[in-house]
Predicted 3D model of a 72-nucleotide RNA (transfer RNA) from a Planctomycetota bacterium. Lineage of the source: Bacteria > Pseudomonadati > Planctomycetota. The coordinates come from a structure-prediction model, not an experiment, and the mean pLDDT is 83.
RNA sequence: CGGGGUGUAGCUCAGUGGUAGAGUCUCACGUUUGGGACGUGAAGGUCGCGGGUUCGAAUCCCGCCGCCCCGA
Numbered sequence: 001c002g003g004g005g006u007g008u009a010g011c012u013c014a015g016u017g018g019u020a021g022a023g024u025c026u027c028a029c030g031u032u033u034g035g036g037a038c039g040u041g042a043a044g045g046u047c048g049c050g051g052g053u054u055c056g057a058a059u060c061c062c063g064c065c066g067c068c069c070c071g072a
Stems, first nucleotide, its partner, number of pairs: 001071007010024004018055001026042005048064005
């Protein structure tokens, strides 16, 4: 320098045009003599950044940035 992949909750990941989810973590409550385990509930997101297309974008298009892989 060129090509490809990837970026979504604190962490690991789904979601491929129509109101953003799961597991785990944290908190509260129930259960227990207490803890753990279990159950119920809650909190936690400008979907990497900036534009474009569309009635509507995490999703499609363009540019940039971080990380990984391949080639030179």
Description:
The RNAcentral record of the sequence draws on ENA.